[in-house]
Predicted 3D model of a 78-nucleotide RNA (transfer RNA) from a Planctomycetota bacterium. Lineage of the source: Bacteria > Pseudomonadati > Planctomycetota. Rfam family: tRNA. It is annotated as a transfer RNA. Model confidence (mean pLDDT): 81 of 100.
RNA sequence: CGGGGCGUAGCGCAGCCUGGAUAGCGCGUUAGACUGGGGGUCUAAAGGUCGCCGGUUCAAAUCCGGCCGCCCCGACCA
Numbered sequence: 001c002g003g004g005g006c007g008u009a010g011c012g013c014a015g016c017c018u019g020g021a022u023a024g025c026g027c028g029u030u031a032g033a034c035u036g037g038g039g040g041u042c043u044a045a046a047g048g049u050c051g052c053c054g055g056u057u058c059a060a061a062u063c064c065g066g067c068c069g070c071c072c073c074g075a076c077c078a
Stems, first nucleotide, its partner, number of pairs: 001074007010027004020058001029045006051067005
C1' cells in the first nucleotide's frame, strides 16, 4: 500500500442482508423474598452517544460516503 472481517450495557453476543414506533439475550452487578447463615432458587431494577462525522428518508443499529481503532491475508522495503 491492496483485500477481507469486526466495533451494540461491565464481559460474551444476537439484531443489520429485507429500515418501522419503547434496542434485546446470556453472564455479571444492585435490591427484595425464601434459608439460622453460606450457597442456591425466584422476583424486580439499574446499566447503551449501537466506534466518530456527514448524507438519504416521514423514519437509520440497519442503507450510502468519509474517517478512526482492532484482527487476518497478501504485496513492498529491510